[in-house]
RNA sequence: UGCUGUAGCUCAGUGGUAGAGCACUACAUUGGUAAUGUAGAGGUCGGGAGUUCAAUCCUCCCCAGU
Numbered sequence: 001u002g003c004u005g006u007a008g009c010u011c012a013g014u015g016g017u018a019g020a021g022c023a024c025u026a027c028a029u030u031g032g033u034a035a036u037g038u039a040g041a042g043g044u045c046g047g048g049a050g051u052u053c054a055a056u057c058c059u060c061c062c063c064a065g066u
Stems, first nucleotide, its partner, number of pairs: 002066004008022004016053001024040005046062005
């Protein structure tokens, strides 16, 4: 100096109410388990400040990783 930081994990989302896959919980299915299906829970978007009617997104500083 560059890149990265978003759900337990891996990652989307590049100004307008935050999503997916896996995992987790419940139910259905089975003699039972697995698999499958349906539903649900789970996020102060690394911290602070600024710009804006509005910031995960733009700007600055800091922190952590590379």